[in-house]
RNA sequence: GGGUGAGUAGCUCAGAGGGGAGAGCGCUGCCCUUACAAGGCAGAGGUCACAGGUUCAAUUCCUGUCUCACCCA
Numbered sequence: 001g002g003g004u005g006a007g008u009a010g011c012u013c014a015g016a017g018g019g020g021a022g023a024g025c026g027c028u029g030c031c032c033u034u035a036c037a038a039g040g041c042a043g044a045g046g047u048c049a050c051a052g053g054u055u056c057a058a059u060u061c062c063u064g065u066c067u068c069a070c071c072c073a
Base pairs, nucleotide, nucleotide: 001072002071003070004069005068006067007066010025011024012023013022019056027043028042029041030040031039049065050064051063052062053061
């Protein structure tokens, strides 16, 4: 330098065919318990890496940039 994949909650990740942003673990409160753990209920937490474009509407489609991993030279 070229190519491929990834970037979504604190962590690990899903997200279809463009129209409601989610799961598990974690965190907070309550219940249960003599107490703790486990369990049950509720809740908080998001610039969907960044910018632009297409569209009535973009996490999703297109272009560019950045970061990470791998491959080729």

Notes
The RNA shown here (transfer RNA) has 73 nucleotides and comes from a Candidatus Stahliibacteriota bacterium. It matches the Rfam family "tRNA". Gene Ontology term of the family: triplet codon-amino acid adaptor activity. Rfam classes the family as a transfer RNA. The prediction has a mean pLDDT of 82. NCBI's taxonomy places the organism under Bacteria, Bacteria candidate phyla, Candidatus Stahliibacteriota.